Predicted 3D model of a 73-nucleotide RNA (transfer RNA) from candidate division WOR-1 bacterium RIFCSPHIGHO2_01_FULL_53_15. Its Rfam family is "tRNA". Rfam's curators write: Transfer RNA (tRNA) molecules are approximately 80 nucleotides in length. The coordinates come from a structure-prediction model, not an experiment, and the mean pLDDT is 81.

RNA sequence: GGGGCCGUAGUUCAGCUGGGAGAACGCUUGACUGGCAGUCAAGAGGUCGGGGGUUCGAUCCCCCCCGGCUCCA
Numbered sequence: 001g002g003g004g005c006c007g008u009a010g011u012u013c014a015g016c017u018g019g020g021a022g023a024a025c026g027c028u029u030g031a032c033u034g035g036c037a038g039u040c041a042a043g044a045g046g047u048c049g050g051g052g053g054u055u056c057g058a059u060c061c062c063c064c065c066c067g068g069c070u071c072c073a
Stems, first nucleotide, its partner, number of pairs: 001072007010025004019056001027043006049065005
């Protein structure tokens, strides 16, 4: 320098015929309990890596950039 894959909640990740942003764990609150553990219930938490484009509508499609892993040179 070139190719491929990846970037979504605090963490690990799902979401692929373009239309509701989600799960588990963690966190907060409440109930039960002798109990700061455990179980149950409720809740908070996200510019979907950044910018631009296409579209009525983009996490998803196209282009550029940034970062990570990997292959080739």